[in-house]
Model confidence (mean pLDDT): 76 of 100.
A computed fold for a 370-nucleotide RNA from a Verrucomicrobiia bacterium, annotated as Bacterial RNase P class A.
It matches the Rfam family "Bacterial RNase P class A". The family's RNA type in Rfam is ribozyme. About the family: Ribonuclease P (RNase P) is a ubiquitous endoribonuclease, found in archaea, bacteria and eukarya as well as chloroplasts and mitochondria. Gene Ontology terms of the family: dimeric ribonuclease P complex, tRNA processing and ribonuclease P activity.
Lineage of the source: Bacteria > Pseudomonadati > Verrucomicrobiota > Verrucomicrobiia.
It is recorded under the gene name rnpB.
RNAcentral holds the sequence, with entries from ENA.
RNA sequence: CGAGGCGGUCGGAUGGCUGCGCGCCACGUCGGGGGCAACCCCGUGAAGGGCGUGAGGAAAGUCCGAGCUCCUCAGCGCAGGGUGGCGGGUAACGCCCGUCCGUCGCGAGACGAGGACCAGUGCCACAGUGACGAUGCCGACCGUCGGCGCAAGCCGGCAGUCGGAGUGAAACGCGGCAAACUCCACCCGGAGCAAGGCCAAAUAGGAGGGCGCAACCCGUGCGGGGCAACCCGUCGGGGGAGAGGUGCGCUGCCCAGCCCUCGGGUCGGCCGCAUGAGCCGUCGGGCAACCGGCGGCCCCAGAUGGAUGGCCAUCGGCCGUCGACGCGAGUCGGCGGUCACAGAACUCGGCUUACAGACCGCCUCGCUGA
Numbered sequence: 001c002g003a004g005g006c007g008g009u010c011g012g013a014u015g016g017c018u019g020c021g022c023g024c025c026a027c028g029u030c031g032g033g034g035g036c037a038a039c040c041c042c043g044u045g046a047a048g049g050g051c052g053u054g055a056g057g058a059a060a061g062u063c064c065g066a067g068c069u070c071c072u073c074a075g076c077g078c079a080g081g082g083u084g085g086c087g088g089g090u091a092a093c094g095c096c097c098g099u100c101c102g103u104c105g106c107g108a109g110a111c112g113a114g115g116a117c118c119a120g121u122g123c124c125a126c127a128g129u130g131a132c133g134a135u136g137c138c139g140a141c142c143g144u145c146g147g148c149g150c151a152a153g154c155c156g157g158c159a160g161u162c163g164g165a166g167u168g169a170a171a172c173g174c175g176g177c178a179a180a181c182u183c184c185a186c187c188c189g190g191a192g193c194a195a196g197g198c199c200a201a202a203u204a205g206g207a208g209g210g211c212g213c214a215a216c217c218c219g220u221g222c223g224g225g226g227c228a229a230c231c232c233g234u235c236g237g238g239g240g241a242g243a244g245g246u247g248c249g250c251u252g253c254c255c256a257g258c259c260c261u262c263g264g265g266u267c268g269g270c271c272g273c274a275u276g277a278g279c280c281g282u283c284g285g286g287c288a289a290c291c292g293g294c295g296g297c298c299c300c301a302g303a304u305g306g307a308u309g310g311c312c313a314u315c316g317g318c319c320g321u322c323g324a325c326g327c328g329a330g331u332c333g334g335c336g337g338u339c340a341c342a343g344a345a346c347u348c349g350g351c352u353u354a355c356a357g358a359c360c361g362c363c364u365c366g367c368u369g370a
Base pairs, nucleotide, nucleotide: 001366002365003364004363005362006361007360008359009358010357012315013314014313015312016311017310018309020054021053022052023051024050025049027048030043031042032041033040034039056341060352061351063350064349065348066347067346068192069191070190071189080188081187082186083185084184085099086098087097088096089095100114101112102111103110104109115183116182120181121180122177123176124175132173137164138163139162140161141160143158144157145156146155147154148153196271197270198269199268206262207261208260209259210258211257216238217237218236219235221234222233223232224231225230242255244254245253278297279296280295281294282293283292284291285290316339317338318337319336320335321334322333323332324331325330
C1' cells in the first nucleotide's frame, strides 16, 4: 500500500419565524370577599400571556425471558409447548461468556436444536435382485437328484457355504435419519395496563318511603262580555282522587302520577404511569460473561384519536460539474443535488430485522521498502 476479520462509537450543528403535547407561574380573564377610593385578598387555569421541557439505536417485529395486576381456598397430575455437549453468568431466558467436538476459511475468524436409532414404529429419491423380513447374475467347494458313460468322469437341476462383478450417498455392518414419530433429562398454570383499583352525572330500569290533585258546591269576591238570564277568566274556602282493577257510586287498597332516599351499571374523571434488575466514574475479584465496594448523577416525554411538526438562513459531511493552481497524488473556489432507517404508549433484560454517511480500537493475509 492492497485485500479482509472482529468489536465499539456517532448518526448533523447553530440561529430565526411559526405550530403542537405536558409541567409550572398568575400579567391578563372570570368568580367571590373587603375598602369612600386608589386598591388589596382568596379562588380559577377553558381562549390569550410568560418560563421550562419534549423520541430511538433500533422507539420497529412482538419472537423469547421477567417485573407488576387479576383469575384459583390450596396442592398434584394429564394433555400441550419448549430446551438439549460440558462448565459458568443472570431476576430469568431459547440470551451472554468460557471450553470441547464437528463443518467452512491460507488466516484473523465464522457457523452448529451438539442427549438417545442396544425400546418400538416409520423413512432412505434415482439406479439396483435387494435400501434392512434381500439373494437376480458369475465363479469355487460340499451334498443330493436326474441323464450319459465299462470306468475315471462329464452335463443339467435343487439346496447350502464362501467369494466376486454390477447399481448406489449407503449393500447386511447391531447401516443411516429424531429441525421423523418416539424415548430420556430439565423447564413452563392462564390472561394481560383495553391488566387492575378508586370516584362518579343525566335518562331509563330496580328497591324503600312520602306527597297531592279532579268533578261539584259556596262567595252580593275581582276583571271582562252581554239588554238580561247568564257566559268567560281568575282568587279564596269547602270538597275529596285520575282512564283502569268492579255493573254503578263512594271510601280504602292496587296500578298510574309527582317528590325524596338507597344500591348496581353506563358517560366522564383520577390512579396504575415514569426512580429503575437505572446511568457515570473509580477500586477490587474473575480468562470472560459478570459480580462486589465507594463516590457522584441538570436523574423530569407521558399522549388516550394519540404531541414531539413545518419553513428559512448560516455552517458541516457526501456526490456531480465547472474554473484556478500543481509534473502528479491532490488543494482551493463557484454552482447544483443530497444528508439515512425510522418514531414512544405499563416498564425492564435479550434476540431479530432496517439504516445515507462518518469515526475509533485490536487482529489476519499478500506485496513492497528500510